A computed fold for a 1395-nucleotide RNA from an uncultured prokaryote, annotated as small-subunit ribosomal RNA. Model confidence (mean pLDDT): 84 of 100.
[in-house]
RNA sequence: GAGAAGGCACCUUCGGGAUCUGGGCAGCGGCGGACGGGUGAGUAACGCGUGGGAAUAUGCCUUUUGGUGGGGGACAACAGUUGGAAACGACUGCUAAUACCGCAUAAGCUCUUCGGAGGAAAGAUUUAUCGCCAAAAGAUUAGCCCGCGUAAGAUUAGAUAGUUGGUAAGGUAACGGCUUACCAAGUCUACGAUCUUUAGCUGGUCUGAGAGGAUGAUCAGCCACACUGGAACUGAGACACGGUCCAGACUCCUACGGGAGGCAGCAGUGGGGAAUAUUGCGCAAUGGAGGAAACUCUGACGCAGCCAUGCCGCGUGAGUGAAGAAGGCCUUAGGGUUGUAAAGCUCUUUCAGCUGGGAAGAUAAUGACGGUACCAGCAGAAGAAGCCCCGGCUAACUCCGUGCAAGCAGCCGCGGUAAUACGGAGGCGGCUGGCGUUGUUCGGAAUUACUGGGCGUAAAGCGCGCGUAGGCGGAUUGUUAAGUCGGGGGUGAAAUCCCGGGGCUCAACCCCGGAACUGCCUCCGAUACUGGCAAUCUUGAGUUCGAGAGAGGUGAGUGGAAUUCCGAGUGUAGAGGUGAAAUUCGUAGAUAUUCGGAGGAACACCAGUGGCGAAGGCGGCUCACUGGCUCGAUACUGACGCUGAGGUGCGAAAGCGUGGGGAGCAAACAGGAUUAGAUACCCUGGUAGUCCACGCCGUAAACUAUGAGUGCUAGUCGUCAGCGGGUGCCGUUCGGUGACGCAGCUAACGCAUUAAGCACUCCGCCUGGGGAGUACGGCCGCAAGGUUAAAACUCAAAGGAAUUGACGGGGGCCCGCACAAGCGGUGGAGCAUGUGGUUUAAUUCGAAGCAACGCGCAGAACCUUACCAUCCCUUGACAUCCCCAACGCGGAUCGCAGAGAUGCUUUCCUUCAGUUCGGCUGGUUGGGUGACAGGUGCUGCAUGGCUGUCGUCAGCUCGUGUCGUGAGAUGUUGGGUUAAGUCCCGCAACGAGCGCAACCCUCAUCCUUAGUUGCCAUCAUUUAGUUGGGCAAACUAAGGAAACUGCCGGUGACAAGCCGGAGGAAGGCGGGGAUGACGUCAAGUCCUCAUGGCCCUUAUGGGCUGGGCUACACACGUGCUACAAUGGCGGUUACAGAGGGCAGCCACUCCGCGAGGAGGAGCUAAUCCCUAAAAACCGUCUCAGUUCGGAUUGUUCUCUGCAACUCGAGAGCAUGAAGUUGGAAUCGCUAGUAAUCGUGGAUCAGCAUGCCACGGUGAAUACGUUCCCGGGCCUUGUACACACCGCCCGUCACACCAUGGGAGUUGGUUUUACCCGAAGCCGGUGCGCUAACCUCUUCGGGGCAGCCGACCACGGUAAGGUCAGCGACUGGGGUGAAGUCGUAACAAGGUAACC
Repeated sequence: GAGAAGGCACCUUCGGGAUCUGGGCAGCGGCGGACGGGUGAGUAACGCGUGGGAAUAUGCCUUUUGGUGGGGGACAACAGUUGGAAACGACUGCUAAUACCGCAUAAGCUCUUCGGAGGAAAGAUUUAUCGCCAAAAGAUUAGCCCGCGUAAGAUUAGAUAGUUGGUAAGGUAACGGCUUACCAAGUCUACGAUCUUUAGCUGGUCUGAGAGGAUGAUCAGCCACACUGGAACUGAGACACGGUCCAGACUCCUACGGGAGGCAGCAGUGGGGAAUAUUGCGCAAUGGAGGAAACUCUGACGCAGCCAUGCCGCGUGAGUGAAGAAGGCCUUAGGGUUGUAAAGCUCUUUCAGCUGGGAAGAUAAUGACGGUACCAGCAGAAGAAGCCCCGGCUAACUCCGUGCAAGCAGCCGCGGUAAUACGGAGGCGGCUGGCGUUGUUCGGAAUUACUGGGCGUAAAGCGCGCGUAGGCGGAUUGUUAAGUCGGGGGUGAAAUCCCGGGGCUCAACCCCGGAACUGCCUCCGAUACUGGCAAUCUUGAGUUCGAGAGAGGUGAGUGGAAUUCCGAGUGUAGAGGUGAAAUUCGUAGAUAUUCGGAGGAACACCAGUGGCGAAGGCGGCUCACUGGCUCGAUACUGACGCUGAGGUGCGAAAGCGUGGGGAGCAAACAGGAUUAGAUACCCUGGUAGUCCACGCCGUAAACUAUGAGUGCUAGUCGUCAGCGGGUGCCGUUCGGUGACGCAGCUAACGCAUUAAGCACUCCGCCUGGGGAGUACGGCCGCAAGGUUAAAACUCAAAGGAAUUGACGGGGGCCCGCACAAGCGGUGGAGCAUGUGGUUUAAUUCGAAGCAACGCGCAGAACCUUACCAUCCCUUGACAUCCCCAACGCGGAUCGCAGAGAUGCUUUCCUUCAGUUCGGCUGGUUGGGUGACAGGUGCUGCAUGGCUGUCGUCAGCUCGUGUCGUGAGAUGUUGGGUUAAGUCCCGCAACGAGCGCAACCCUCAUCCUUAGUUGCCAUCAUUUAGUUGGGCAAACUAAGGAAACUGCCGGUGACAAGCCGGAGGAAGGCGGGGAUGACGUCAAGUCCUCAUGGCCCUUAUGGGCUGGGCUACACACGUGCUACAAUGGCGGUUACAGAGGGCAGCCACUCCGCGAGGAGGAGCUAAUCCCUAAAAACCGUCUCAGUUCGGAUUGUUCUCUGCAACUCGAGAGCAUGAAGUUGGAAUCGCUAGUAAUCGUGGAUCAGCAUGCCACGGUGAAUACGUUCCCGGGCCUUGUACACACCGCCCGUCACACCAUGGGAGUUGGUUUUACCCGAAGCCGGUGCGCUAACCUCUUCGGGGCAGCCGACCACGGUAAGGUCAGCGACUGGGGUGAAGUCGUAACAAGGUAACC
């Protein structure tokens, strides 16, 4: 503004009309949709942060000044017609305005050639306001510019053409290459440009003592984006999340012609994912937009819902309660623990539940939350506890199960039969509405070190100079005020953090105030230090003069010795070489030797931790040229200096190129050896090379593993070149070069005025081991290769220094029957015995290098006996307890069955002890029940005890002290000495213990005592010490003595000791024994014994018979007997010691060939017996398989025993094997020993060649410590510590993993050139069209469509750059169980190792 239906006073042709009112809904117009809300893709940038700046705009808002006059033409809506499936249009006609357009008027407005020119408005409604236009100012907001700050990579070093600047024009709100034309050639970059990768920034947040590090959720500020890319329009503001146009991808609709869309708004869906909520209520509050207002809109916002996601608060009860209940768990079986915990008794009611009341939030109305918060009442301990851990770190422990399995594990690491580590249980510990795990960040981590690290050997000093940039820099004065310091001002948003208050019952949370925000800007002041400027100085540095030393460098020349070769002479059979040989040379004359010659290379002696040089490096002599250094002195210059990223030069050896040279040496190569092999070490040859010139290479353990410079900090002793003096010397003199040493430093070792000390300056480098100084890329090189230099993956170490051991084909000293010197054996034979193996029903088990094998076994026919077969027993052969029965028990004995155990049976002898007189107590037997017995079953790697061994070796330790950060050292080492850690001396040690020695036993001498069973000198006596007698001497056995380096000499250190001597029975420990330190070997033994755990329980226990342990192709150990004459046989005959003996030793006599038998005395032992010793001596045999040797076999016997078959010993006769002195190898022994000879004993019925013991006869040899073995001490090296039987390297084979190359292939990103050129703005054209203005109505001005052009998104073509994926094949790398081949390294690693 139009104003439908309806209503109402009015009009009506009764169809309706006019006006008013209110509601709905189009259109024209105004304002807002540029705010609010979301997200972090892009962006390494004036994007952000902070602080400044000038050339700007700004709707709404505030203030001020002024104005608001008069006109005009349209277009929607609407009506009609019409296209299309739709979206959406087309044509004709009508119309209003704060829509649009002239005219007027203008200023403090704009432009200006300063004359002038241009230049606005809108009304509405009612009387109070709201508007409109112009201008000025403010506020707000926005745009622009600048300083500083704000990631990583140099394996990204050059980038840039509108690029940098100027002039002019255009454009913008505004400055400006913002755009265009022209001119100039600039601009950025080692203080990191460009490129690549990553990323929104900040206030803040987390962590940290801080400095820092990490981060950018929520809240707040800024930026960017809105399906992807491009573009403008409108507007105060956009190049616009819910606007427009175009291109593209995708989804949807379609009548196939064409259209529609954009949740990174709130909910919600799908997908993805380990994972993240309701399609809720309300505009009541706070705020925003519109409006005059009422009011409308608002998934902003306020609330509610879901989630233990976080923070905070509260509850799941409180008090009492010991019979310390039951149950569980453990147990030493007593008990302990769960545990006042429970039950019981007495209370309370927060939270949750039910009932009633009921806010503030809103100063009048309006309450989603919400019948919410809160208050009152009611009932009843009632409805309400889990998770992790318990080996150490780290708070918290036991049992069972399991048995390197199952499993655990953050790191170390647990688990292989006693698991506090696995699983369960009990108990404990921790936290608690949570707990544990996983992931991430910071811390610890001084482990990137600014605060606050290092570089000799652990990772780390460039191989060494010169020098650019840079960094740092002597003394004095003045000036300045950049750094620096003080004060003021501005800013450092709010929130957060901190402090003080306040509000929710407290708290979390919220509110108020303060402080802080360590920063930036600015003003004033100070001027010591640093810097700038100016001036001066001489001590740093340099110049001058005079001396000095030197393998400093380059070039030229020159010398002798030696090797080799050539020629000649002499000369003859070898030479050469090695551990030993051979290849090789030589009768064609070598080697050797003499003379002559050639050629190349290197320079003996001097020669020296001596010299020179920056380093590499430099060595006969002479000359030329030349660099540096040192000393002394005077004058001069006046800070000219130090270091040195990049850069540049030099730079051993080897190697490369071109051309020479080539004597010796010598990679490769050849041959000979060595060896399992020997592509090596050794030998004979030998080419590159080594040498010269020129050019490359650019590395070494290029080392003092020590960057350069300056100053300071005790000394002592050498040496080189100078200087001074009082000159055999001295000097606080200077410069080099060494040794030691103080302070100090260092992890230690060590360094120590030549620092690794104390400081300053500059450069280089390091950040666990391997992968790897490798790959890729770049640069350099002719190549070889160098330089720069990662990652994946993998391990829990790698490494340094020092310590203690152990070890060494390291060293020194020393010892031992260790070797050597000797004697006798073993290994060969037969037998015995033990073992292995094999066999077996079983051949029981153990012992295994020395240190198992004549061992356990000091004695297997049965037994033993543990093994096998058969047959039996099951509370048991044995112990304790309970019940019942019997009173004896026990012994002898008859018979039957049986293999026997065993079962049944006959007869006889004996008839328990105590007693409270009670079968009361003890005891015994039989039967029963269960607790239990029993096990030579397993584990000696669960153990005790005992034992072996190193080893009767001399060692092993401690206390205190001292030294060292420490492990540890010292003592205990050193000089001597000893059998000895024995002793002496010395010594930061002083003492002590276990060992050594001694004390003990025995033998050797003497004395005393004693004198039977012993003995007999003297006296008697006898066959006889037989007897008397005696105890002197023997002997016996008790006690003593004796030997101690005590004495002498020498030596030694005035010591310890050693050597010699005297005396002595014995002499230096007199001989022998017992005695075995700390420890080692997981040594041996569960089968002596004891014992934890496990296992069996009518059997893995117990009993019996028989068998086996005794087997036998074989191998080994230990022995016996031999092989003979040092003997065999026969004969004669003398001398021991030590033992044993009653179920015994047995004299003597007789028998037997004999073993033995029959008698029988003595002896419980200095009395009797075993008991005889044997080798010795004499004779014989005479070198043979024998008169050696005795195995084997036959046969006859004896003895023991219940029993000799398997399976005893012995005797007689007969038989008469191997064996003629033993290969390689190996054992014992140093004096009364070896060898040889016999004797006794234990065990035992019997059985010894074994074992233990005894005496007789009775040697040889030891130069000596080089070597073998073992041991001790000191020292050295070590990559060993399970300790050399150690450790450890590389190829190959197999499996797995990551990675490089790779013909190519796929994709991303980016650059350049060209083509195409939508929409759009801009420019041109515009006689196709056109209302407002002008007008002379035809024009004109202006505008629009259309067309053309420039720019340009997407798209296309071509050529590059770069990144990533895949890829046949291929390279090396890593990791894997006990694979293969060798032995490289660690010791002198067996050839020193390494670069």